[in-house]
RNA sequence: UGGCAAUAAAGCUAAACCUAUCGUAAGGUAGGGACAGAAAGUUACGGAUCCUUAUACAAAUACCAGAGGAAAGCCGAACUGCCGAA
Numbered sequence: 001u002g003g004c005a006a007u008a009a010a011g012c013u014a015a016a017c018c019u020a021u022c023g024u025a026a027g028g029u030a031g032g033g034a035c036a037g038a039a040a041g042u043u044a045c046g047g048a049u050c051c052u053u054a055u056a057c058a059a060a061u062a063c064c065a066g067a068g069g070a071a072a073g074c075c076g077a078a079c080u081g082c083c084g085a086a
Stems, first nucleotide, its partner, number of pairs: 012037002017032006035073001041079003045076003049070005
C1' cells in the first nucleotide's frame, strides 16, 4: 500500500414518542429520549414517496399532467471518510 475486517478499544449518529419553536402543509431546528446504524457522512442526479398550488376540465372531489417544495434512516448513483486483531 492492497485485500480482508472482529464477541477488541476509543469515539460518532439518533427512529418512535414528549416539550418548545418555525412553516399553510409535507417537514425543519433545539432539548429530552433510544429503535437502530460501519457510512444513519455529504449531494435531491434517476426511480418511488409525501406536501402545497395557478390555469384548464368538472356539479364537486380525487387521479393524471404542469409549477413550487419536503425527505439522504425507501431503492439506486456520485463524492468523501475514523479505529483496526488475526

Description
The RNA shown here (c-di-GMP-I riboswitch aptamer) has 86 nucleotides and comes from Methylococcaceae bacterium UBA4132. Its Rfam family is "c-di-GMP-I riboswitch aptamer". A reference for the family is Sudarsan et al. (2008), "Riboswitches in Eubacteria Sense the Second Messenger Cyclic Di-GMP", Science. It was read from a public genome assembly, where an Rfam model found it. The organism belongs to Methylococcaceae, within Bacteria.